[in-house]
RNA sequence: UUAUCAAGAGUGGUUGAGGGACAGGCCCGUUGACACCACAGCAACCUGCUUUAUGUAAGGUGCUAAUACCUGCGUUGGCCGAAUGAUGA
Numbered sequence: 001u002u003a004u005c006a007a008g009a010g011u012g013g014u015u016g017a018g019g020g021a022c023a024g025g026c027c028c029g030u031u032g033a034c035a036c037c038a039c040a041g042c043a044a045c046c047u048g049c050u051u052u053a054u055g056u057a058a059g060g061u062g063c064u065a066a067u068a069c070c071u072g073c074g075u076u077g078g079c080c081g082a083a084u085g086a087u088g089a
Stems, first nucleotide, its partner, number of pairs: 001089005010039005018028003022072004040064003045060003048056002050053001068084001073081002
């Protein structure tokens, strides 16, 4: 810079108090969250492969509570636009 972000997909182990980017809200969490590791899975951005397409899923990423959890700025009030953030190239 650009594309996508309303779909999809969790168990075990270690650890032990915070976590969901930020603020407000709301929620998750000692019935063990978050993080890390293992395995499993989802997806199909890049590479690969093939019968070249609504393909496949081997490799590189990513992801596996809640719409990017909701709101934030603008607004014609909407599954709107922007900003910010995240991921890929």
Predicted 3D model of an 89-nucleotide RNA (SAM riboswitch aptamer (S box leader)) from uncultured Eubacterium sp. The RNAcentral record of the sequence draws on MGnify. The coordinates come from a structure-prediction model, not an experiment, and the mean pLDDT is 86. Rfam family: SAM riboswitch aptamer (S box leader). Rfam links the family to the GO term regulation of gene expression.